């Protein structure tokens, strides 16, 4: 340098294809049960979806740049 893939709560992932305005499960928080611990049931808190722009009434979702990580290959050595 070219080429793919990845980037969504603290941790892992889903959603994306076919745009309608975010979900699980863990792990926090409150309160229950249990002598305690550890467990378990309830109810709750947390993200404007890497960044920045573009199409749209509407973007996690499409387009386009760029940024991080991984793959491959290229070229120097």
């Nucleotide at each position: 340098c070219g080429g793919g893939a990845u980037g969504u709560g603290g941790c892992g992932c889903a959603g994306c294809u076919u745009g309608g305005u975010a979900g699980c499960g863990c792990a926090c928080u409150a309160c229950g049960c249990u002598g305690g611990g550890g467990g378990u049931g309830u109810a709750g808190u947390g993200g404007u979806c890497g960044u920045c722009g573009g199409u749209u009434c509407a973007a996690a979702u499409c387009c386009g740049a760029c940024c991080a990580u991984c793959c491959c290959g290229a070229c120097c050595a």

Background
Transfer RNA from an uncultured SAR86 cluster bacterium, 77 nucleotides, folded computationally. Its Rfam family is "tRNA". It is annotated as a transfer RNA. Its mean pLDDT, the model's own confidence on a scale to 100, is 80.